[in-house]
RNA sequence: GGGAUGGUAGCUCAGUUGGUUAGAGCACCGCUCUGAUAAGGCGGGGGUCGAUAGUUCAACUCUAUCCCGUCCCA
Numbered sequence: 001g002g003g004a005u006g007g008u009a010g011c012u013c014a015g016u017u018g019g020u021u022a023g024a025g026c027a028c029c030g031c032u033c034u035g036a037u038a039a040g041g042c043g044g045g046g047g048u049c050g051a052u053a054g055u056u057c058a059a060c061u062c063u064a065u066c067c068c069g070u071c072c073c074a
Stems, first nucleotide, its partner, number of pairs: 001073007010026004019057001028044005050066005
């Protein structure tokens, strides 16, 4: 340099043939339970979906460029 693939919560990931609220598990905080701890139960906080632009009535989802990770080729 060329190609493929990924980037969504602190971590691991789901969510797509564009649509009605952006979610799960773990973690964190509060309450409950216990003699106490863990586990369990109930509730809560946390995201502008890698960035910028474009298309559209509407974009996590489509298009372009760029950034970062992984793999392959040279």
Notes:
This is a predicted structure of a 74-nucleotide RNA (transfer RNA) from Treponema saccharophilum. Rfam family: tRNA. Rfam classes the family as a transfer RNA. The RNAcentral record of the sequence draws on ENA and Rfam.